Description
Predicted 3D model of a 462-nucleotide part of an RNA (small-subunit ribosomal RNA, 3' major domain) from a metagenome. Its Rfam family is "Bacterial small subunit ribosomal RNA". The RNAcentral record of the full RNA draws on SILVA.
Context: one part of a larger RNA
RNA sequence: AGACGGGGACCCACACAAGCGGUGGAGCACCUGGCUUAAUUCGAUAUUGAGCGAGGAACCUUACCUGGGUUUGACAUCCCGAGAAUUUUCUGGAAACAGAGAAGAGCCUUAUGGAACUCGGUGACAGGUGCUGCAUGGUUGUCGUCAGCUCGUGCCUUGAGGUGUUCGGUUAAGUCCGUAAACGAGCGCAACACAUGUCCUGUGUUGUAUUUUUCACAGGAGACUGCCGAUUCAAAGUCGGAGGAAGGUAUGGAUGACGUCAAAUCAGCAUGGCCCUUAUACCCAGGGCUGCACAGGUGCUACAAUGGUUGGUACAAUGGGUAGCAAUGCCGUAAGGCGGAGCCAAUCCACAAAGCCAAUCUAAGUUCGAAUUGAGAGCUGCAACUCGCUCUCAUGAAGUUGGAAUCGCUAGUAAACGCGGAUCAGCAAUGGCGCGUUGAAUAUGUUCCUGGGUCUUGUACU
Numbered sequence: 001a002g003a004c005g006g007g008g009a010c011c012c013a014c015a016c017a018a019g020c021g022g023u024g025g026a027g028c029a030c031c032u033g034g035c036u037u038a039a040u041u042c043g044a045u046a047u048u049g050a051g052c053g054a055g056g057a058a059c060c061u062u063a064c065c066u067g068g069g070u071u072u073g074a075c076a077u078c079c080c081g082a083g084a085a086u087u088u089u090c091u092g093g094a095a096a097c098a099g100a101g102a103a104g105a106g107c108c109u110u111a112u113g114g115a116a117c118u119c120g121g122u123g124a125c126a127g128g129u130g131c132u133g134c135a136u137g138g139u140u141g142u143c144g145u146c147a148g149c150u151c152g153u154g155c156c157u158u159g160a161g162g163u164g165u166u167c168g169g170u171u172a173a174g175u176c177c178g179u180a181a182a183c184g185a186g187c188g189c190a191a192c193a194c195a196u197g198u199c200c201u202g203u204g205u206u207g208u209a210u211u212u213u214u215c216a217c218a219g220g221a222g223a224c225u226g227c228c229g230a231u232u233c234a235a236a237g238u239c240g241g242a243g244g245a246a247g248g249u250a251u252g253g254a255u256g257a258c259g260u261c262a263a264a265u266c267a268g269c270a271u272g273g274c275c276c277u278u279a280u281a282c283c284c285a286g287g288g289c290u291g292c293a294c295a296g297g298u299g300c301u302a303c304a305a306u307g308g309u310u311g312g313u314a315c316a317a318u319g320g321g322u323a324g325c326a327a328u329g330c331c332g333u334a335a336g337g338c339g340g341a342g343c344c345a346a347u348c349c350a351c352a353a354a355g356c357c358a359a360u361c362u363a364a365g366u367u368c369g370a371a372u373u374g375a376g377a378g379c380u381g382c383a384a385c386u387c388g389c390u391c392u393c394a395u396g397a398a399g400u401u402g403g404a405a406u407c408g409c410u411a412g413u414a415a416a417c418g419c420g421g422a423u424c425a426g427c428a429a430u431g432g433c434g435c436g437u438u439g440a441a442u443a444u445g446u447u448c449c450u451g452g453g454u455c456u457u458g459u460a461c462u
Base pairs, nucleotide, nucleotide: 001462002461003459004458005457007456008455009454010453011452012451013450015446016445019409020408021407022406023405026301027300028299029298030297031296032295033294034292035291042053043052064287065286066285067284068283069282070281073125077124078123079121080120081119082118083117086103087102088101089100090099091098092097107114108113127276128275130274131273132272136270137269138265139264140263141261143259148187149186150185151184152183153182154163155162156161167178168177169176194252195251196250198221199220200219201218202217203216204215224247227241228240229239230238231237303402307361308360309359310358311357312356313355320349321348324343325342329338330337331336368399373394374393375392376391377390378389379388415438416437417436418435419434420433
């Protein structure tokens, strides 16, 4: 100087408390451990792994296994030889591939050849999701959006080093003020930039309430403790008020200092070194990544009457659509099919649901709950057996509110309700990312738990 303390002082945070809703018990979905397996590819493992990489595993993906094949190679550059390219038929085969034919005669040209493409050969080389994240770049997580981390000059010290950065107030903040051997500065904080909320101006079709207005787009205005009062020795500030759409950081996002964990990633990419080179490379078919005594994690659905079922009826926003979205109509109980108006979109397309109004069920393992299983259909796709989704009929399991323990959340938040996109042929989406609709309770406080900051103290630790 640090680090640590079941030392001290001060302070902060959904950290506790006060509340609301969950997890832990049930069934299922997904991920992981384990076990199994020819293979169950690989990585991630306290906080900071486990609906994570994966924003879509039937084939492909795919890296794994089994079997069948190739060896200048699936891909790149160079050299030599032949042939335009290309299209197509037959045989063997699971395919990859191997063999045998047919059609076709292009473009530029100095008429030698050249360009593109294909086949054969030679070797230089290609190739490797092989190893090392403890050789690395880049990127990321975490402490933590915590308020810290440093430097120049000066001063102090034998020196490591200190001071500044402490102290008194104050702040969300090393924020600001005052003091002070310090004076300044940098990276952080804040601000600038984005979105939303108010107003003004302009413009406006596909939008509209068709003059004012809603809406869309663009440009501005507006909030600064600016004004008033109180408080503080003073200042910084704090409290209350006015006006205002908004008040003291308006709200939300983006933004993550010096560093820590030899944290994560050589499988996104790049890359040193090592290793393989008739194989650790490449092609193909099938299988596996979906196995199942069990354990953990994250979710969904419930256990019901603040509810279930049936009928009627109301109100969104974000986004998406030409290999597409698809209306009216017709067929089917339905999934869906036929058909195709309109739409390259403020124009056309897609029932919002909870809600409200009625009826019914009457406390029951039920008209709760939907797992599981049987049968029959539909869709996508070469192909749904392993292993897709949907519909109909039947079946109707566990579950009656969950031990110890534990998680989230302070306002348009929690909770509840549906809707949309990405990925995508289809879908295992209950996930993830967004959108709106309904819309609470509680916080008097900092003793305690957890994490953090500043100062100080002790130390046999560095």